[in-house]
RNA sequence: GCACGUGUAGCUCAAGGUAGAGCAGUCGAUCUAUAAUCGACAGGUUGGCGGUUCAAGUCCGCCCGCGUGCA
Numbered sequence: 001g002c003a004c005g006u007g008u009a010g011c012u013c014a015a016g017g018u019a020g021a022g023c024a025g026u027c028g029a030u031c032u033a034u035a036a037u038c039g040a041c042a043g044g045u046u047g048g049c050g051g052u053u054c055a056a057g058u059c060c061g062c063c064c065g066c067g068u069g070c071a
Stems, first nucleotide, its partner, number of pairs: 001070007010023004017054001025041005047063005
């Protein structure tokens, strides 16, 4: 340099129609106590800029970051 893949919560990942789950965190219940278990809460400019669509996290283009392959 070229091709492909990928980017969403602290971490691992879902989701064209209200942005969710598990773990982690906080508070509470249970227990003699801890772990485990249960309940609640909090946590997101969905990498950036445009486009398509009634509607974009999702589809398309470009840029940026990361990974893999080729040179």
Transfer RNA from Candidatus Yanofskybacteria bacterium RIFCSPHIGHO2_01_FULL_41_26, 71 nucleotides, folded computationally.
Rfam family: tRNA.
The prediction has a mean pLDDT of 80.
It was read from a public genome assembly.